[in-house]
RNA sequence: AUACCGAAAAGGCAAACCUGGCGAAAGCCAGGGACGCAAAGCUAUGGGUCUACAGUGACUGAACGUUACUAUGAUCGCCAGGCCGCCGAA
Numbered sequence: 001a002u003a004c005c006g007a008a009a010a011g012g013c014a015a016a017c018c019u020g021g022c023g024a025a026a027g028c029c030a031g032g033g034a035c036g037c038a039a040a041g042c043u044a045u046g047g048g049u050c051u052a053c054a055g056u057g058a059c060u061g062a063a064c065g066u067u068a069c070u071a072u073g074a075u076c077g078c079c080a081g082g083c084c085g086c087c088g089a090a
Base pairs, nucleotide, nucleotide: 005088006087012037013036017032018031019030020029021028022027035077041083042082043081045080046079047078048075049074050073055069056068057067058066059065
């Protein structure tokens, strides 16, 4: 110095929920708040999951409506990959 590993120390992040805002929704942003997290840092690359405005099909004479499919939407605090990173006992 690196890898594994995670005692200690210094810190870090921030679930649910509440308030305000954005969005069709899933969800996201900000403030408060802490369930927890050694990557709960970044990245949607693979998979999974969520949503369905729009689109397509079906029902209907038509319209409305209902329903099914469908990410280009979302989720990294679902799993994995990639990149970066604090400390250093056993």

Predicted 3D model of a 90-nucleotide RNA (c-di-GMP-I riboswitch aptamer) from an uncultured Anaerolineales bacterium. Model confidence (mean pLDDT): 90 of 100.